The RNA shown here (transfer RNA) has 73 nucleotides and comes from a Patescibacteria group bacterium. Taxonomically the source falls in Bacteria candidate phyla (Bacteria). Its Rfam family is "tRNA". By type it is a transfer RNA. The sequence was found in a public genome assembly.
RNA sequence: GCCGUUAUAGCUCAGCUGGUAGAGCGCAUCCAUGGUAAGGAUGAGGUCCCCGGUUCAAUCCCGGGUAACGGCU
Numbered sequence: 001g002c003c004g005u006u007a008u009a010g011c012u013c014a015g016c017u018g019g020u021a022g023a024g025c026g027c028a029u030c031c032a033u034g035g036u037a038a039g040g041a042u043g044a045g046g047u048c049c050c051c052g053g054u055u056c057a058a059u060c061c062c063g064g065g066u067a068a069c070g071g072c073u
Stems, first nucleotide, its partner, number of pairs: 001072007010025004019056001027043005049065005
């Protein structure tokens, strides 16, 4: 320098060929126990890496960047 994959909640990851985003773990509150652990209920938490484009509408499609990983030279 070229090519590919990836980037979504604090962490690990889903999101089925566009219709205002979910799970597990963690966190908070409550229940329960004589108390602790385990258990149950409820809830908070995301400008979907950045900039532009297409569209009535973009995490998803297109272009350009940035970063991580891998391959080639």